[in-house]
RNAcentral holds the sequence, with entries from ENA and SILVA. This is a predicted structure of a 1417-nucleotide RNA (small-subunit ribosomal RNA) from an uncultured Gammaproteobacteria bacterium. Its mean pLDDT, the model's own confidence on a scale to 100, is 82.

RNA sequence: CAUGCAAGUCGAACGAGAACGGUACUAGCUUGCUAGUAUGUCAGCUAAGUGGCGGACGGGUGAGUAAUGUAUAGUUAAUCUGCCCUUUGGAGAGGGAUAACUACUGGAAACGGUAGCUAAUACCUCAUACUCCUUCUAGUGUAAUGCUAGUUGGGAAAUGUUUUUUCGCCAAAGGAUGAGACUAUAUGGUAUCAGGUAGUUGGUAGGGUAAGAGCCUACCAAGCCAAUGACACCUAGCUGGUCUGAGAGGAUGAUCAGCCACACUGGACUGAGACACGGCCCAGACUCCUACGGGAGGCAGCAGUGGGGAAUAUUGGACAAUGGGCGCAAGCCUGAUCCAGCAAUACCGCGUGUGUGAAGAAGGCCUGAGGGUUGUAAAGCACUUUCAAUAGUGAGGAAUACCUAUCUAGAUAAUAUCAGAUAGACUGACAUUAGCUAUAGAAGAAGCACCGGCUAACUCCGUGCCAGUAGCCGCGGUAAUACGGAGGGUGCAAGCGUUAAUCGGAAUUACUGGGCGUAAAGCGUACGUAGGCGGUUCGUUAAGUUAGAUGUGAAAGCCCCGGGCUUAACCUGGGAACUGCAUUUAAAACUGGCGAACUAGAGUUGAGUAGAGGGGAGUGGAAUUUCAGGUGUAGCGGUGAAAUGCGUAGAGAUCUGAAGGAACACCAGUGGCGAAGGCGACUCCCUGGACUUGAACUGACGCUGAGGUACGAAAGCGUGGGUAGCAAACGGGAUUAGAUACCCCGGUAGUCCACGCCGUAAACGAUGUCAACUAACUGUUGGGACCUUUAAGGUCUUAGUGGUGGAGCUAACGUAUUAAGUUGACCGCCUGGGGAGUACGGCCGCAAGGCUAAAACUCAAAUGAAUUGACGGGGGCCCGCACAAGCGGUGGAGCAUGUGGUUUAAUUCGAUGCAACGCGAAGAACCUUACCACCCCUUGACAUCCAGAGAAUCUGUUAGAGAUAGUAGAGUGCCUUCGGGAACUCUGAGACAGGUGCUGCAUGGCUGUCGUCAGCUCGUGUCGUGAGAUGUUGGGCUAAGUCCCGUAACGAGCGCAACCCUUAUCCUUAGUUGCUAGCAGGUAAUGCUGAGAACUCUAGGGAGACUGCCGGUGAUAAACCGGAGGAAGGUGGGGACGACGUCAAGUCAUCAUGGCCCUUAUGGGGUGGGCUACACACGUGCUACAAUGGUCGGUACAGAGGGCUGCGAACUUGCGAGAGUGAGCGAAUCUCAGAAAGCCGAUCCUAGUCCGGAUUGGAGUCUGCAACUCGACUCCAUGAAGUCGGAAUCGCUAGUAAUCGCGAAUCAGAAUGUCGCGGUGAAUACGUUCCCGGGCCUUGUACACACCGCCCGUCACACCAUGGGAGUGGGUUGCAAAAGAAGUGGGUAGACUAACCUUCGGGAGGUCGCUCACCAC
Repeated sequence: CAUGCAAGUCGAACGAGAACGGUACUAGCUUGCUAGUAUGUCAGCUAAGUGGCGGACGGGUGAGUAAUGUAUAGUUAAUCUGCCCUUUGGAGAGGGAUAACUACUGGAAACGGUAGCUAAUACCUCAUACUCCUUCUAGUGUAAUGCUAGUUGGGAAAUGUUUUUUCGCCAAAGGAUGAGACUAUAUGGUAUCAGGUAGUUGGUAGGGUAAGAGCCUACCAAGCCAAUGACACCUAGCUGGUCUGAGAGGAUGAUCAGCCACACUGGACUGAGACACGGCCCAGACUCCUACGGGAGGCAGCAGUGGGGAAUAUUGGACAAUGGGCGCAAGCCUGAUCCAGCAAUACCGCGUGUGUGAAGAAGGCCUGAGGGUUGUAAAGCACUUUCAAUAGUGAGGAAUACCUAUCUAGAUAAUAUCAGAUAGACUGACAUUAGCUAUAGAAGAAGCACCGGCUAACUCCGUGCCAGUAGCCGCGGUAAUACGGAGGGUGCAAGCGUUAAUCGGAAUUACUGGGCGUAAAGCGUACGUAGGCGGUUCGUUAAGUUAGAUGUGAAAGCCCCGGGCUUAACCUGGGAACUGCAUUUAAAACUGGCGAACUAGAGUUGAGUAGAGGGGAGUGGAAUUUCAGGUGUAGCGGUGAAAUGCGUAGAGAUCUGAAGGAACACCAGUGGCGAAGGCGACUCCCUGGACUUGAACUGACGCUGAGGUACGAAAGCGUGGGUAGCAAACGGGAUUAGAUACCCCGGUAGUCCACGCCGUAAACGAUGUCAACUAACUGUUGGGACCUUUAAGGUCUUAGUGGUGGAGCUAACGUAUUAAGUUGACCGCCUGGGGAGUACGGCCGCAAGGCUAAAACUCAAAUGAAUUGACGGGGGCCCGCACAAGCGGUGGAGCAUGUGGUUUAAUUCGAUGCAACGCGAAGAACCUUACCACCCCUUGACAUCCAGAGAAUCUGUUAGAGAUAGUAGAGUGCCUUCGGGAACUCUGAGACAGGUGCUGCAUGGCUGUCGUCAGCUCGUGUCGUGAGAUGUUGGGCUAAGUCCCGUAACGAGCGCAACCCUUAUCCUUAGUUGCUAGCAGGUAAUGCUGAGAACUCUAGGGAGACUGCCGGUGAUAAACCGGAGGAAGGUGGGGACGACGUCAAGUCAUCAUGGCCCUUAUGGGGUGGGCUACACACGUGCUACAAUGGUCGGUACAGAGGGCUGCGAACUUGCGAGAGUGAGCGAAUCUCAGAAAGCCGAUCCUAGUCCGGAUUGGAGUCUGCAACUCGACUCCAUGAAGUCGGAAUCGCUAGUAAUCGCGAAUCAGAAUGUCGCGGUGAAUACGUUCCCGGGCCUUGUACACACCGCCCGUCACACCAUGGGAGUGGGUUGCAAAAGAAGUGGGUAGACUAACCUUCGGGAGGUCGCUCACCAC
């Protein structure tokens, strides 16, 4: 807001008669229908109208309202109340109009206008009247308006309806009901709202109202409200109750019930009642109609529509019941109400089947492949039929109303009528009701969320920080119980889950029931107002308090006991409860009030004491600086080092004098004083407080303290002084990448004084003030008492000020009679971090700024104390070729080799600080080989299984780069039960093979590294709330957590050491291939031979070294120092051996292995190429640069190894690498094999050389199928760089470094590499300050991925959010001004006017108009 309905009724108030019906008449006529006329005396009825009652109830909504409201309890002696009930009295006499209606007429409509007729329970006048109003008087009485009696004046009605009664009317009194007014208490937030108020507060008089009142007006006074929160702003209907909670509370005010407010916004009228939802008038906003002149409207009634929104129903039926209005009644009206419809919105109940059923079916899923699970679940068999379906039957809601009949000592004149009693009949929207019966058949009926933890419930697949999830923690980056799907499970179930909201948990605003040293939190300090709290005794009172009684606390709801629907929800009866308020009675312990007393709290008086307590005046010396003068000469000053600066115009130094300002050395002390801030030379004056002691006095005078007031460091501000030193700002010099700093040279405000502001500090004991109580020990300051041995004495006590420490407390740290312990009183403050002690507002300030003090937004933390580590340009102790002391190198050159990079078809892959880079690789020409190009194969090069064929195998030959393909031939094996079998080859099919493909961040194993560093742990006990600690720390000592001592620890384990190997000495055993002293033989010579077993040596077994011995030091210990002896001396030298762990260290390319990937290829074969590239960079080496050397000649001495596809002698040959031949040897026998440096000679003479050897040319040798890419070696020739290497950096402490050669593994060949071996053989170590690494203790920490940590700010970009912004649009409100409709009230010059009065002129009264006040918009 379209449309419909939601308030009408009465003919028994009235006139009237338009409609319907009746009656009478007439006409048409189909003898009962139509039409017309008449009739309101037609005791049917009724449109419209007059009149009465009702439209103030019922129904809706919550805009406003923080009190004119509501709740509870009161007051009304300050009131009204229609209809209803009771009582008393009355109801007499008159009058004039008006609607309807008729006529005329205006307007589009709505609606009127003029003239005329008429009635009333409509209206008016008079009479009479009372506990009415009013004037006055008397009595009585209250705190006071009161009450009673009389008196003056005034005021009422409908003999209406009806034949009569009834009903109705008037006055008065009372009741009931309803309403008005007032009081107290309670009832949101904000103090960043602190002052508000002029009708305001009170009085007097008047008005007004039903009634009190500044409710209104005039005058007078200046009050009234407010920190117990006035005024203002924001929000909000209040309550019974509802939800939650153990309760106290918190949140809330749907349905039901009570009250209030509102009806488009603001006013009034009528009325008993309204400022009136479906009434009127006016104004305003909006909508609609219009003929533009003017009109109409108000769903926050029931339905319904639009809009808005996440979202909320039918334009239904009936008055049958309950109730309401009118009426005598029948009855009418009733979107109240009762029902139905829609929505699983909520509560309750029911169903979707029950029993049996193992072959544990099939299918699904999982699987450790056996099985498990879905699962008795299904199927099958046997039953049942609620609900739904169909058909039938069928209560109760309904009878005290009304109607009919009968009766009655009722009312009445009455048989009418009314009233009462009895009996009968009538009335159902819902409704196809509830219920019951029958029929058929398991038939028609299960979903949703969840399964990481909280939290009940787990697996597979897919995905791969993607997709997604998420309440919090968080999950997801290739094995996701967390995402998606599936199987399974769990929970609830016609529902389930999500979202939003409230309470709870939250003791997380703490009344019950918290805190403030360090976590948030004690005001900077004191004085003091209001307030709060308050010593002892007695009496009294009864406000608090306690107990009883009475009233009230509506009903419903909650709770308890019953009853009714099959049960329940639901309905219903009774009880209890409603913890409250008010009145009253009693008690008197405690608190309070009042009175009286006391002295223990507090204070006053006397005598003393200590003190940097405060203020003022004066005085003093040391020092700095400056000035003047003297002496005197070249620097002074300053720093890590310098420079700026001062100085030959005479500084600095030194002496004398003067000036001036500021501060007061020593004393000096966890000493003193003060409320705190603070106070320090000395003297004087003024002055506050404290303490001690003794007696007397006052008699609770006390404590705390919101606001308030005062004081309040430094800095800063104002005015005026002062200014020596110091010193922000500023200038200069340094430092530095820069250095607006640290350091230096200057230097102004300021620092000082006077006066006035400021009002803050880590104003700290991070600890408010006061009082009481509660172990010890010890120092110190000021008093007092007592004692004696009279002293530098002792004991006790008191007021301060410190240390240690117990109980207790504390999260711990800690605190502990100076409490952070146990209690009491009062105040202040806190409630996650950031934003922020900020913005805005207010107050203060000259300013700087201070006080008070948020929010938006954002994070999931921020914080405290303690623990273990790690770290520190923290500390202590100690070690290491870590530094230092030395020796030799690298980095420069050439070459070798590895890596990066680049290149490439490919330059395979891995290793990347130490701890990758001569590393995997103990050896890439092919092979290796994994890479590239090309050519081939597809059950495959290799393993197992099946079938068929064939011995296997070997030799030619053709094509091809080869793999391969073709072809020719040789061969015919072994075992046998004669069937065949074993091995091997070929063919075929499929299971499968294969992969140096990926992931070392899925793994095993192995390895590197810290580090051969001395550590890492455990059991029991003890300590701690705990993490953890102790042990393991401490004192010594050691190479060592090695050992000793101490010790709330006692023990133990893995590590250290030792045990093992090797080397150094000796003994013993054995004596070949090794050895040869003596004996013998022999040779040119040689253990060559006989022989020997002594020596060396070989390799078995033993001995030896243990701080064992001595001295010293030390705790008499452990141990250390020195010594003896000894081959060796303090782990003798070397090796193997590597704790708990760290680095997601390295390796999937040794091997193994999960997962993924490829399967005519990412597998397999072949040929060729590549791994060997080359502007460059780096690592590791070799050779050198030369004379301690090169070259030539001669000459001496090892050790450890290797050797049959091997080492290969001697001899011959070649300049040589080698070649030929081939003795010997599977090796203490033979051989590789000449060791080299060294030594003895010669030469070179400091030069790019007789150094150096790269590079290149030529010629060769060897290995090998093959030396082009791409081998090693030899000879001849060539003869580069390089003259000792920048910054930087490496190794080494003794048989070591350095230097010299030898061997081996790999290997066909190919070392400057690697691993071994011996020869020659040094220097230095004061020492631990520093660099690096490590160990132990301790300390700090905002780190824990552990300093390669953590973390702060600017900038760049954007404008989503927030703020600013030239501006712009809207809302609310204060103040001021203007304007002001209707209405109400007041006034009234104008106009009009029925009732009543009149002397007929008029008057009373009224209406309109005008005007004043208030006032919406």